Context: one part of a larger RNA
RNA sequence: CAAAUGGUGGAUGCCUUGGUUGCUAAAGCCGAAGAAGGACGUGGGAGACUGCGAAAAGUGUCGAGAAGCUGUCAACAAGCUGUGAUCCGACAAUGUCCGAAUGGAGCAAUCCACUCUGUAGUAAUGCAGAGGAGGCUGGUAUUUAUACCGGCCGGGUAAGCCUGGGAACUGAAACAUCUAAGUACCAGGAGGAAAAAAAAUCGUAUGAGAUUCCGUUAGUAGCGGUGAGCGAAAGCGGAAAAGCCUAAACCCCGAUUUAUCGGGGGGUUGCAGGGUCCAAAAUAACGACCUUGAAGAUUAAAAGAAGCUUCUGGAAUGGAGCGCCAAAGUGGGUGAAAGCCCCGUAUUGUAAAAUCGAGUAAAGGUAGGUUUGGAUACCUAAGUACCACGGGACACGCGAAAUGCCGUGGGAAUCUGGGGAGACCAAUCUCUAAGGCUAAAUACUUUAGCAGACCGAUAGUGAACUAGUACCGUGAGGGAAAGGUGAAAAAAACCCUUGAUUAAGGGAGUGAAAAGAUCUGAAACCAUUUGCUA
Numbered sequence: 001c002a003a004a005u006g007g008u009g010g011a012u013g014c015c016u017u018g019g020u021u022g023c024u025a026a027a028g029c030c031g032a033a034g035a036a037g038g039a040c041g042u043g044g045g046a047g048a049c050u051g052c053g054a055a056a057a058g059u060g061u062c063g064a065g066a067a068g069c070u071g072u073c074a075a076c077a078a079g080c081u082g083u084g085a086u087c088c089g090a091c092a093a094u095g096u097c098c099g100a101a102u103g104g105a106g107c108a109a110u111c112c113a114c115u116c117u118g119u120a121g122u123a124a125u126g127c128a129g130a131g132g133a134g135g136c137u138g139g140u141a142u143u144u145a146u147a148c149c150g151g152c153c154g155g156g157u158a159a160g161c162c163u164g165g166g167a168a169c170u171g172a173a174a175c176a177u178c179u180a181a182g183u184a185c186c187a188g189g190a191g192g193a194a195a196a197a198a199a200a201u202c203g204u205a206u207g208a209g210a211u212u213c214c215g216u217u218a219g220u221a222g223c224g225g226u227g228a229g230c231g232a233a234a235g236c237g238g239a240a241a242a243g244c245c246u247a248a249a250c251c252c253c254g255a256u257u258u259a260u261c262g263g264g265g266g267g268u269u270g271c272a273g274g275g276u277c278c279a280a281a282a283u284a285a286c287g288a289c290c291u292u293g294a295a296g297a298u299u300a301a302a303a304g305a306a307g308c309u310u311c312u313g314g315a316a317u318g319g320a321g322c323g324c325c326a327a328a329g330u331g332g333g334u335g336a337a338a339g340c341c342c343c344g345u346a347u348u349g350u351a352a353a354a355u356c357g358a359g360u361a362a363a364g365g366u367a368g369g370u371u372u373g374g375a376u377a378c379c380u381a382a383g384u385a386c387c388a389c390g391g392g393a394c395a396c397g398c399g400a401a402a403u404g405c406c407g408u409g410g411g412a413a414u415c416u417g418g419g420g421a422g423a424c425c426a427a428u429c430u431c432u433a434a435g436g437c438u439a440a441a442u443a444c445u446u447u448a449g450c451a452g453a454c455c456g457a458u459a460g461u462g463a464a465c466u467a468g469u470a471c472c473g474u475g476a477g478g479g480a481a482a483g484g485u486g487a488a489a490a491a492a493a494c495c496c497u498u499g500a501u502u503a504a505g506g507g508a509g510u511g512a513a514a515a516g517a518u519c520u521g522a523a524a525c526c527a528u529u530u531g532c533u534a
Stems, first nucleotide, its partner, number of pairs: 001531007013519001014484002018455002020452009029156002037098003040053003044076001047073003059092005068080003103112003114131007134153009161189005171178001175225001201208002212239005222230002243437003246381001250265006270415001272380003275376007286368001288366005296356004302348002307322005323340002325329001331343003386410006393403001396422001417432005471478002491518001494507004
C1' cells in the first nucleotide's frame, strides 16, 4: 500500500405517532355564584404525566350502550361487572389553599384576629357554618354625615378592532425637509367581531343614490430636497344588502321660585318637509303591544352489502382458478399488496336532558293610523357655520390649496335661508351641517371534517419522547439533546469458561431471520490476518 474480516460511528434507505399550510362548516368572550393561572393534595403500594378536590383517577340523576373493566409509562396485588359495570353524552353535587383576592397582614399558596348562629362543656375553650375590602350609584332612616338594604365595577384574554400617545435603525448610495411610519412600542376601551353607515355625498352637463369588503380603474391622476420615494378617486365588475329614531313648531296634563321645567301627543325632510287654518276624499297597507308558540341544528348512538379453493411462503392481502357486492372501489388495520377478514364507508337514522334557533316563523287578540288642493310664514339642531392665526388629517411636504379636524381670538343667516362642486367670482348643478341608533358581506382565533407536485427525526413547531422539560442566569430571560427488536416477547430455561456477584463469551433454546435490547448500518477512525514494496 492492497484485499479480507471485525470494531467504532450513525450517514443513507424505508417508516410515522408529530408538525405545517389551506378549504368547508360550526363556535367565540371568561370573572366577586371567585376567573385566567397555579400551589398542595388525591391510588393497595405511587416516581412522572393525565384526571380529580378532604364527597379528591372520583359522587348523583337522566340517556345511550352491551361484555368486559379498575387512565398512561407498566406490570403485580386485590377487586368490580347481565341487579348492566367500564366507556360515551347531558344536567347536577363536591370543589383545600393562593391568585382581581376582597376581614387585617404578608417574603403568593402563609400568619393573625373579630362578629353572629349551631353544637359539646359548669366554665375556660373546642368544633362546624356564615359574614365583613375599596370605588361609583339607587333607595330608606335620623337629615351636616353616618347607618342599613340593593345594583354595578375591579382581574384575565392568542390574534383581530377602536381611541389617546408615539420612536429609531434604515432608504435617500453622506444628510437636515422627506423616508422608515402613524410602523414597532406604551396606555385605555369594547366585542364576537370591532369600526363605519343612511349624503350639508359624488359627479359632469347624462346622472348615481348609506356603510363595509374584493377585483379593476392604476403604479394612472397627482404629491415629491420634482430626489429617494409616496400614491388616490369617480366609474365599472362582484360579495352583502335595511333602514330607522329624536330636537323644534303646535296641542294636552302636571309642577313651580312666573321664568321655565317634567310627562304625553305631534313630527322628522330637499321634487323641501312639518306645524296651524280652510276645503275635499278614504278607513286599507303597515308597524307597535299582548297571549300561545314551532320546525330545524348541535352535544351520545344505531343499522349498514359481498369469497372461497389451490400454489409459494414463517405468515397470503401475492400467483392461478372459479365467483359475488357496489347509492359502499374514501381511509385505516390485519404475520407481504384485501371492495367482499376487522373497523369503517355510501345510504338510512335516534334524544330523557341541555344549548342555539327565539319569544323568531306561525296562530289569535288589542289599540293606532291615510291622501289631495289652497292659505299662512310658526318650526326645521348657535358660541354652531364661517373668518384670522397656529397645528395636524386628507395620496396632496403651504402650495394656486379647496375639503375635513383640533387649539386661541372674533363671530352669522333662518328656506327669498345655508353648504359643496380644488384659490376666488358669476352662472348652473347638487345637497340640507351643527342630535342619535343600525344586521349582513369583512378581520382573527378555536373546534370538527377534508385536502396538499408541504416536511419526514440536523427536516417539520423550540418541542413526534417526562418540552417551554432538563440545564444556564440574582433576574428579565435564554433554552436543548433524545423516534424505529420482532408478526407476536415467543425478551434467551438449562449447561460450561473467567469471575465474589454482575458483565462478557461458548453451547442450548425461541424465531422466517438473532433481528438480542436490537431496523438498515456508508465514510472518517482503530484493529487483526494475508499478500506486496522498502
A computed fold for a 534-nucleotide part of an RNA from a Candidatus Shapirobacteria bacterium, annotated as large-subunit ribosomal RNA, domain I.
Its Rfam family is "Bacterial large subunit ribosomal RNA".